[in-house]
């Protein structure tokens, strides 16, 4: 340096154009329940790394950027 591949609640994840301002799990926050704790049930919070572009419509598809990762390559 050049290639590939990833970025989505505090974490981990599903998402393959329209049924998404969203999935589930944990994570808090209330409540039932238990003598009490912890499990379990109920309900609540909480996210699409920035910019641009296509498109009637993008988390989802092109471009850049920024950041993580693998591999090559150079290392006189």
């Nucleotide at each position: 340096g050049c290639u590939c591949c990833c970025g989505u609640a505090g974490u981990g994840u599903a998402g393959c154009g329209g049924c998404c301002a969203a999935u589930c799990a944990u994570g808090c926050c209330g409540g039932c329940c238990u003598u009490u704790c912890g499990a379990g049930c109920c309900g609540g919070c909480g996210a699409c790394u920035c910019g641009g572009g296509u498109u009637c419509a993008a988390a989802u598809c092109c471009c850049g950027a920024c950041g993580g990762g693998a591999g090559c390559a150079c290392c006189a």

Model confidence (mean pLDDT): 81 of 100.
Predicted 3D model of a 76-nucleotide RNA (transfer RNA) from a Thermoplasmata archaeon.
It matches the Rfam family "tRNA". Rfam describes the family as follows. Transfer RNA (tRNA) molecules are approximately 80 nucleotides in length. The family's RNA type in Rfam is transfer RNA.
Taxonomically the source falls in Thermoplasmata (Archaea, Methanobacteriati, Thermoplasmatota).